Context: one part of a larger RNA
RNA sequence: UUGGGUUUAAAGGGUGCGUAGGCGGCUGAUUAAGUCAGCGGUGAAAGACUUCGGCUCAACCGGAGCAGUGCCGUUGAUACUGGUUAGCUUGAGUAUUGGAGGGGUACAUGGAAUUGAUGGUGUAGCGGUGAAAUGCAUAGAUACCAUCAGGAACACCGAUAGCGAAGGCAUUGUACUGGCCAAUAACUGACGCUGAUGCACGAAAGCAUGGGUAGCGAACAGGAUUAGAUACCCUGGUAGUCCAUGCCGUAAACGAUGAUUACUCGCUGUUAUUCUUUAGGGAGUAGCGGCCAAGCGAAAGCGUUAAGUAAUCCACCUGGGGAGUACGCCGGCAACGGUGAAACUC
Numbered sequence: 001u002u003g004g005g006u007u008u009a010a011a012g013g014g015u016g017c018g019u020a021g022g023c024g025g026c027u028g029a030u031u032a033a034g035u036c037a038g039c040g041g042u043g044a045a046a047g048a049c050u051u052c053g054g055c056u057c058a059a060c061c062g063g064a065g066c067a068g069u070g071c072c073g074u075u076g077a078u079a080c081u082g083g084u085u086a087g088c089u090u091g092a093g094u095a096u097u098g099g100a101g102g103g104g105u106a107c108a109u110g111g112a113a114u115u116g117a118u119g120g121u122g123u124a125g126c127g128g129u130g131a132a133a134u135g136c137a138u139a140g141a142u143a144c145c146a147u148c149a150g151g152a153a154c155a156c157c158g159a160u161a162g163c164g165a166a167g168g169c170a171u172u173g174u175a176c177u178g179g180c181c182a183a184u185a186a187c188u189g190a191c192g193c194u195g196a197u198g199c200a201c202g203a204a205a206g207c208a209u210g211g212g213u214a215g216c217g218a219a220c221a222g223g224a225u226u227a228g229a230u231a232c233c234c235u236g237g238u239a240g241u242c243c244a245u246g247c248c249g250u251a252a253a254c255g256a257u258g259a260u261u262a263c264u265c266g267c268u269g270u271u272a273u274u275c276u277u278u279a280g281g282g283a284g285u286a287g288c289g290g291c292c293a294a295g296c297g298a299a300a301g302c303g304u305u306a307a308g309u310a311a312u313c314c315a316c317c318u319g320g321g322g323a324g325u326a327c328g329c330c331g332g333c334a335a336c337g338g339u340g341a342a343a344c345u346c
Base pairs, nucleotide, nucleotide: 003318004317005316006315007300008299012314014201015200016199017198021194022193023192025088026087027086028085029084030083031082033081034080035077036076037075038074039073040072041071042070049065050064051063052062053061054060091191092188093187094186095184096183097182098181099180103177104176105175106174107173108172110154115149116148117147118146119145120144121143125136126135162169163168206247207246208245209244210243211242215241216240220236221235222234223233258313259312260311261310262309263308266291267290268289269288270287271286272285273284274283275282276281295302296301319346320345321344328339329338330337331336
C1' cells in the first nucleotide's frame, strides 16, 4: 500500500457552523465530455511467446509469425454519469394556527440554614473521637431569645421526567432572545448531504487585573493513630471556590458507539400534541425508557434511539515498551496545549 477494522481487544475528532472537494430526487428534450463499438495510424530493433532452420546436442545464432496495457485520429451508439435547457413535488426551506420546556443573556426578588456582631436569660463546661488530645470557655463559652450584617447555595415539587450541538441548565418575577414539536398543504422548486483547511463554542482546575469572602477548603500548622504516618481521623486555616473583564482549550469532554438517508416482527411505560364513528377505548407524529423476533456479535450484549440490511462523506487504527517522550514548528503571560518520531528492547 492493499485488505480488514474503530461499544468493551489498537482505533469516532469534545461540539457545532461552514470553504474547497466528494456525493446527490422525479419527468422530457438536447449535447456526446466520460462510457461502449467499428475502422485507420502508431506502438523501433533486441528481448518474451509459437514455429521452422544452422553449429554433432544444448546454451548460442538466424528466418517467419503472433502478441503488445496504451496513445492519436475518424465514423457511429446514447442506457447510465456529466454539460445545457424546460418542467414536477415527495427531499429541503418558507408561511399560517396552536403548543411544551431547569435552552441563553441581563436586571430585580424570596425564605430556610450556616457564620459573625450587639443586647438579654443563664452557669461550668463546650466541642470532638473508635478512644482521645490539640482547640474554645469564669475577660462568662456551649444552650435559649431578640435585633442587625454579609456571602454563598436554592430543601419540598423532583421523576425512570424536560431543554440544549456539546460543555451544560433548577428559588421567584420581568425584559430581550435561540432552537424544537404538532396541524394545514398556501408558497419556493432540489435550493440537498457530508465536510480537509478555517472559524466559533467548550466542565473543573489554573493564570492576569480589580472586587468580594458566610460556609467549605489544596498548601500549611497543631493534635491523634502508627514501627514510621510527609496519609486516612480531629482542631484550625491561606490560595481557591463567588462577581466583572481577558486568557487557557484540556477531561472516563462517555452512549467509551461520527453525521445524514432509506429499509427490516412485536409487546409495554412515559413526555408533548393532533384526529376519532364516545372513550376506562382506538389511531397518528416527534422525543425519552424497558423487554424481545429476524439479523448481527468472540462473547458480554445490540436489536426501528442498531452494534441489523445498504448508500454517501469525514475522522481514526495497524504488536507491547521506549512515548504522547525527544527534536523542530505553531499557540500561550505562564502553567502548558497542538503536531509528533527514532535508536534500543521484548
Molecule: small-subunit ribosomal RNA, central domain
Organism: Algoriphagus faecimaris